[in-house]
RNA sequence: GAGUUUGAUCCUGGCUCAGAACGAACGCUGGCGGCAGGCUUAACACAUGCAAGUCGAACGAUGUAGCAAUACAUAGUGGCGCACGGGUGAGUAACGCGUGGGAAUAUACCUUAUAGUGGGGAAUAACUUUGGGAAACUAAAGCUAAUACCGCAUACGCCCGAGAGGGGAAAGAUUUAUCGCUAUAAGAUUAGCCCGCGUGAGAUUAGGUAGUUGGUGGGGUAAUGGCCUACCAAGCCUACGAUCUCUAGCUGGUCUGAGAGGAUGAUCAGCCACACUGGAACUGAGACACGGUCCAGACUCCUACGGGAGGCAGCAGUGGGGAAUAUUGGGCAAUGGACGAAAGUCUGACCCAGCCAUGCCGCGUGAAUGAUGAAGGCCUUAGGGUUGUAAAGUUCUUUCGCCGAUGAAGAUAAUGACGGUAGUCGGAGAAGAAGCCCCGGCUAACUUCGUGCCAGCAGCCGCGGUAAUACGAAGGGGGCUAGCGUUGUUCGGAAUUACUGGGCGUAAAGCGAGCGUAGGUUGCUCGACAAGUCAGUGGUGAAAGCCCAGAGCUCAACUCUGGAACUGCCAUUGAAACUGUCGAGCUGGAAUGUCAGAGGGGAUAGCGGAAUUCCAAAUGUAGGGGUGAAAUCCGUAGAUAUUUGGAGGAACACCGGUGGCGAAGGCGGCUAUCUGGAUGACUAUUGACACUGAGGCUCGAAAGCGUGGGGAUCAAACAGGAUUAGAUACCCUGGUAGUCCACGCUGUAAACGAUGGAUGCUAGUUGUUGGGGGGUUCCCCUCUCAGUGACGUAGGCUAACGCGUUAAGCAUCCCGCCUGGGGAGUACGGUCGCAAAGAUUAAAACUCAAAGAAAUUUGACGGGGACCCGCACAAGCGGUGGAGCAUGUGGUUUAAUUCGAGGCAACGCGAAGAACCUUACCAGGCCUUGACAUGUCCAGUUUGAUUACCAGAGAUGGUUUUCUUCACUUCGGGUGGCUGGAACACAGGUGCUGCAUGGCUGUCGUCAGCUCGUGUCGUGAGAUGUUGGGUUAAGUCCCGCAACGAGCGCAACCCUUGCCCUUAGUUGCCACCAUUUAGUUGAGCACUCUAAGGGGACCGCCGGUGACAAACCGGAGGAAGGUGGGGAUGACGUCAAGUCAUCAUGGCCCUUAUGACCAGGGCUACACACGUACUACAAUGGUGUAUACAGAGGGUCGCCAACCCGCGAGGGGGAGCUAAUCCCAGAAAGUACAUCGUAGUCCGGAUUGGAGUCUGCAACUCGACUCCAUGAAGUCGGAAUCGCUAGUAAUCGCCGAUCAGCAUUUGCGGCGGUGAAUACGUUCCCGGGCCUUGUACACACCGCCCGUCACACCAUGGAAGUUGGCUGUGCCUUAAGUAGGUAGUCUAACCGCAAGGGGGGCGCCUACCACGGGAUGGUCAAUGACUGGGGUGAAGUCGUAACAAGGUAACCGUA
Repeated sequence: GAGUUUGAUCCUGGCUCAGAACGAACGCUGGCGGCAGGCUUAACACAUGCAAGUCGAACGAUGUAGCAAUACAUAGUGGCGCACGGGUGAGUAACGCGUGGGAAUAUACCUUAUAGUGGGGAAUAACUUUGGGAAACUAAAGCUAAUACCGCAUACGCCCGAGAGGGGAAAGAUUUAUCGCUAUAAGAUUAGCCCGCGUGAGAUUAGGUAGUUGGUGGGGUAAUGGCCUACCAAGCCUACGAUCUCUAGCUGGUCUGAGAGGAUGAUCAGCCACACUGGAACUGAGACACGGUCCAGACUCCUACGGGAGGCAGCAGUGGGGAAUAUUGGGCAAUGGACGAAAGUCUGACCCAGCCAUGCCGCGUGAAUGAUGAAGGCCUUAGGGUUGUAAAGUUCUUUCGCCGAUGAAGAUAAUGACGGUAGUCGGAGAAGAAGCCCCGGCUAACUUCGUGCCAGCAGCCGCGGUAAUACGAAGGGGGCUAGCGUUGUUCGGAAUUACUGGGCGUAAAGCGAGCGUAGGUUGCUCGACAAGUCAGUGGUGAAAGCCCAGAGCUCAACUCUGGAACUGCCAUUGAAACUGUCGAGCUGGAAUGUCAGAGGGGAUAGCGGAAUUCCAAAUGUAGGGGUGAAAUCCGUAGAUAUUUGGAGGAACACCGGUGGCGAAGGCGGCUAUCUGGAUGACUAUUGACACUGAGGCUCGAAAGCGUGGGGAUCAAACAGGAUUAGAUACCCUGGUAGUCCACGCUGUAAACGAUGGAUGCUAGUUGUUGGGGGGUUCCCCUCUCAGUGACGUAGGCUAACGCGUUAAGCAUCCCGCCUGGGGAGUACGGUCGCAAAGAUUAAAACUCAAAGAAAUUUGACGGGGACCCGCACAAGCGGUGGAGCAUGUGGUUUAAUUCGAGGCAACGCGAAGAACCUUACCAGGCCUUGACAUGUCCAGUUUGAUUACCAGAGAUGGUUUUCUUCACUUCGGGUGGCUGGAACACAGGUGCUGCAUGGCUGUCGUCAGCUCGUGUCGUGAGAUGUUGGGUUAAGUCCCGCAACGAGCGCAACCCUUGCCCUUAGUUGCCACCAUUUAGUUGAGCACUCUAAGGGGACCGCCGGUGACAAACCGGAGGAAGGUGGGGAUGACGUCAAGUCAUCAUGGCCCUUAUGACCAGGGCUACACACGUACUACAAUGGUGUAUACAGAGGGUCGCCAACCCGCGAGGGGGAGCUAAUCCCAGAAAGUACAUCGUAGUCCGGAUUGGAGUCUGCAACUCGACUCCAUGAAGUCGGAAUCGCUAGUAAUCGCCGAUCAGCAUUUGCGGCGGUGAAUACGUUCCCGGGCCUUGUACACACCGCCCGUCACACCAUGGAAGUUGGCUGUGCCUUAAGUAGGUAGUCUAACCGCAAGGGGGGCGCCUACCACGGGAUGGUCAAUGACUGGGGUGAAGUCGUAACAAGGUAACCGUA
């Protein structure tokens, strides 16, 4: 820096990614070289070889060679070395390490200086002999040397001692010059010791310590010291973290980071520690000793069973462990080390080589040219594109590698493991040399196929359910490259522990409140000091590394030289502003004093009235009480009500107030007593006495607990009644703890202003409480102090909301707290509490990618609010739901009952018309380039119609009759067409997907809304405009307004209808004049009408209301009055709404079939259910007779008149009409008269029988109609529900489309005739609009979401116990060793003539002590029947607690 919480935004906050690094590992791949690196795990066990020897110029001796001289070799004595070098990191939280100092020390070999090196002695190994033993080894006796050992002498200097004085050394070798030896002093080097500071985690470890702390005497050490011992004192460490537990070698450095930091401590270098485990000392200059000793233990090996041997954390190597780490190589040539006089010997230190892409660095895998843009692959819109100058081809080159030749430096004389290596020269030949990961976003890079929530991917978000750039493959592309990815770890990003550099009103976070200890911080002035601070200088800060400059390997890595740096520590010299310390003062902070007033501040005692309840009495009678409605309950044994009296307990109406007091909790009748604090005025006193405050102490609502009282009301638990699906609730009737008092505990609350305390500064306005001053005085005005509220500007802060002198502003000081959500304020442990309830402190495993804030924005929603509208309700009229029938649907049935449509918005819908056809369905038959289109080839004719026959159900197949002779044309012929055949491209599909689509349509809704530009506001999503006040059918208009305008909608423009005028009069019309049966004809065009154009209506006029507006109400005029009526017209969008079966279309699927054709059947089935209609149930009617008045349509494959026949459907017939002319065509309700008389009827017409008509190839399944006969249900329809506000409902007929026929009364679309009732009004139901409010919703309430239970899995707590590790205390036992003692025993050097002495060894004893054993605690871990809660899971069960007033407001503490 990015991704990820949301519909969107801003913030908080976590998770994740991009970077760098590695002693790495794994997967795929692998040409060369240089330089590095290579058991991070089992400090597990180790076979084998090597890793420390050397000196004959210390010594005797032996052996070999030699004639000998002598040379060489060596076991042993002796010297030096083996304490270095090499390995490892177990232990160690420590003076271990780092850094800087210090004093009380030693130091072999080395250097310098001084002095010395005289004279004696006694042994012993080797060796010889004799023994023991399997071996390792060992005993005794004898012999022998020394630079081995021991006296004596000497002592400048040395040591002890105050002094006097005392003590102490030596070694020679060889052959002529050295090397040695002794003592002392000094240096150098190395080592030991002490101190300051620094150097992990945990307080769920708070007290630890008896040699402990100090002193004195003594001992011990190279040396200081409780290091050790005796005595004395009682100290010492610790909140600045002792003790305990866990973890860990430390550092230079390394990695990362801008830095500060964080992580780390491989290789290299310094220090430390360790050497199978534990203990111990010896020797020595140095060790308590890796390749030494002793003891104990475990393990391994040998053994003759008696006893012995061993220690790879040296180099190789083996087993084991593990994801994982190399050769049992060469050489001492170089560097270094040990010994030696030296030659030299030894050296797994080291130098080299081997293995490993483990890392870093370098090089290569070819270069140039080459377009027909080859072939192949992939994609494709089929044209092409891409792979791609890539290849091939042509011309070149030869690094690396290969072959051959030559051949170093490293060595300053000899000596070269590396090594025939590096390098050089020559040769052949493009020849031998490229992979890995990725391609949805982050993040560079895209297509096709396969798959179909499968297989799989995934770092996070997330992909996959038939068109996957996310899985797998391919093509293409991107990145890196002898490597590339993955995994792990560290830092970074992460300002996500914030010193640099964060926060705490609501996101996580202010302790419930105060008092106060330590600590931190601290007013003004002067002086002194110089601890902090600052400056200079000196020392140190090892080397390597990092950085800079240069140099050497061809470059680089790498190496070398020089510089800088090492930010630190110490010492010293200065400075004196600030902090600090000391001293002297000051009054502003703070406190005290005097006076005054305010107050539900606290405690104790007393008193008061109202009310509830109870008791008694009285009056009085049937109810009372309670609720949404009821019931339980009380009451005729007298309630409720009313009155009087009494008892008892608790609480204190009005005043009462964002008023008072208190630190908070909290405090309210009145009086008295005691008492705390704050405030004002005066400015007297003290002189910084202050602020905060870890621990600590105190107070602390309600509930709860203990003891004892008290008990009126109310009331957990409980009981009953209701409600309910249930109701362990809400409501009701009762009711116990409790509520009250005293004393004691508990110590928590949403203990809230969700805001710690103190101080200072930064506009105000306006209330109010308490006090004071000034002015004027009647009010009142003004200033000020201390509180308590509201608003809010400037400026500020904030994510926003908001805060705003009572800060959440600007600053300082101190304290507390936070670091993703859940698990969890839980477990364990501790403390407190009553062997309570519980409080407090306070985790982890596991799990998620979020959780959250603003309550922000836009919506949606609410059993939230306000306003408004609609046949939405209401008021009416007529229906549906009951009957019969028609039709559609479901269901069922069926070979098939083709398909679609499904709340409103499917269901007389697609279908404006299924007998065949339609037709898509079923069974059967039949065809395969096809019924239809285009193209290629061959043959034939060039065409179209038609007759008849045979087979067959037909399709089809086979014959056959007759007529005609295609199109274009440049008229030359050519081309096309047609039929048949063949092969292929292809046709075809009412097959799937309406959730891949276009188009069309429905719906909200003819509802009044939906948006944009610019501006403004806001961090932003967005807002404003569009909200507000009026008004309208309307976002219609007016006014106002940080908005001003505009667009799509509304309205208007369009059609039709209602009035008038003009023009025009045939097929229309007929007033006037003739004429006729008849506008029939002449004549006419006035009227009607027709059809073209105009006019008319605009709240225009008047009055009123309104805001002077818009507009509304009333009126006049007018055919029409407030959009006149009707139609067309449907904004942005919603419903993945409907349609792949109208059509079109992507993808998928079928291709002798899911295509085509045929005949038959089906779509017409029928226990049933629903929708929509029709006809009725009758008298406002039925029937009969007579009779009147429409409009709009249709007609030549047609409408069909007159006339004739038939009861009729209809038949015959033929006039007219391509229609203002003719026809369909009789309108019907109505009217007049008659009849019927309330009945299953003269209502109703279903059903059925018979006979017919028409259409058609054909009416069986399955048409319509006519006539005769038959005459079912039905007597007005339950719950429920639909339509309609005027020429409307209702009712009556007429016409049309489709159509061969079929809608004669049933569908749909039109037309006219007759022609009502009602609307108080907006409370309610439904739908909608606008504003506002709440929200945990956004798939948007058909939302979200909680808990139990059941099932599966996971981690975890408890648990009778069990097992193991670590550790404390005390006891027993004491190995080796050291120290001390010593009766035993042994004894060369000295003394002594001797005896013996001195000294010493062994043995024994004591002290300390390792291992071991017993006992008893603590702690940690593992495990444990059973059990507790937690988490996660697919669509389980039960309810519905929360989110809206969530349907009982929610929440906190407690029981």
Molecule: small-subunit ribosomal RNA
Organism: uncultured bacterium